Model confidence (mean pLDDT): 81 of 100. The RNA shown here (c-di-GMP-I riboswitch aptamer) has 84 nucleotides and comes from Paludibacterium denitrificans.
RNA sequence: AGACUAUCAGGGCAAACCACUCGGAAGCGUGGGACGCAAAGCCAUGUACCUUACCCCAGAAGGGCAGGUCGACAGGUUGCCAAU
Numbered sequence: 001a002g003a004c005u006a007u008c009a010g011g012g013c014a015a016a017c018c019a020c021u022c023g024g025a026a027g028c029g030u031g032g033g034a035c036g037c038a039a040a041g042c043c044a045u046g047u048a049c050c051u052u053a054c055c056c057c058a059g060a061a062g063g064g065c066a067g068g069u070c071g072a073c074a075g076g077u078u079g080c081c082a083a084u
Stems, first nucleotide, its partner, number of pairs: 003084001012037002017032004022027001035071001041077003045074003048069004054064003
């Protein structure tokens, strides 16, 4: 320096739910709250899933555009401690 992830230490994040806020919605944010997480830090690149205000269709279904989920998986990237 790198890999792996048992333990110790310092700790970190924050599901559901509730309140407020933004949004057409999915859902984001803030506060409370902890189900859990060794990347549950970051990136929407691939896949997957969710939404339907707008557009197409006579209308609906459906499709398109657009938006969202990194705590869905993969990938990329950064990082704490320390046996081996």